[in-house]
RNA sequence: GGGCCUGUAGCUCAAUUGGUAGAGCGCGUCAUUCGCAUUGACGAGGUAGGGGGUUCAAAUCCCCCCAGGUCCACCG
Numbered sequence: 001g002g003g004c005c006u007g008u009a010g011c012u013c014a015a016u017u018g019g020u021a022g023a024g025c026g027c028g029u030c031a032u033u034c035g036c037a038u039u040g041a042c043g044a045g046g047u048a049g050g051g052g053g054u055u056c057a058a059a060u061c062c063c064c065c066c067a068g069g070u071c072c073a074c075c076g
Stems, first nucleotide, its partner, number of pairs: 001072007010025004019056001027043005049065005
């Protein structure tokens, strides 16, 4: 320098071919207990890596950039 993959909640990850974002764990409150744990109920938490474009509508499609991973090339 080139190809490919990844980037979504604090963490690990989903989302059925574009229809307005979810799970588990964690966190908070309450219940349960003498108390803790467990368990149950409820709740908070995301400008979807950044920017632009297409569309009535974008996490999803297109372009540029950034970061990480991987392969190749160069570096006698």